A computed fold for a 131-nucleotide RNA from Clostridiales bacterium UBA8153, annotated as c-di-AMP riboswitch aptamer (ydaO/yuaA leader).
Of the family's consensus pairs, 92% are formed in the model.
Rfam family: c-di-AMP riboswitch aptamer (ydaO/yuaA leader). Its family is annotated with cyclic-di-AMP binding and regulation of gene expression in the Gene Ontology.

RNA sequence: GUCCCCUGAGCGCUGAGUCUCUUGUAGAGCGGGGGAACCAGUAGUGGGGCGAAUCCCGGACCCCGUCCGGGUAGGGUCACCUCUCGACCCGAGCCCGUCAGCUAACCCCGUAAGCGUGGAGGAGGGGCGGA
Numbered sequence: 001g002u003c004c005c006c007u008g009a010g011c012g013c014u015g016a017g018u019c020u021c022u023u024g025u026a027g028a029g030c031g032g033g034g035g036a037a038c039c040a041g042u043a044g045u046g047g048g049g050c051g052a053a054u055c056c057c058g059g060a061c062c063c064c065g066u067c068c069g070g071g072u073a074g075g076g077u078c079a080c081c082u083c084u085c086g087a088c089c090c091g092a093g094c095c096c097g098u099c100a101g102c103u104a105a106c107c108c109c110g111u112a113a114g115c116g117u118g119g120a121g122g123a124g125g126g127g128c129g130g131a
Base pairs, nucleotide, nucleotide: 011116012115013114014113018028019027020026021024029111030110031109032108033107034106039101046099047096048095049094050093055071056070057069058068059067060066061065074090075089076088077087078086080125081124082123083122084120085119
């Protein structure tokens, strides 16, 4: 000097998932669902919700299913914000149960879980400190 592992603090990331207090059948904030008129809509082969996570092609096998690979709608990170270039990733899963379009009033629910990135440039904006 470099790499790997463990632990702690700070900081940071995905996400609605934070804050406050008298700590509770709590409140605020954020997020989600149901639910009129009007409008929309017309049954099936069910349908629907959360989420970025849809759709397509190919292959293998113990073959109407499982697994693997490639791509893709869409989404995220590279440490103030925005833009550009570049790089690296995700593209899952779960739930309702024959039932739900929109939807004022109104009603209900969640506030978890899991992690560790740091390349560059331009323009503009912002913040802090000093005189």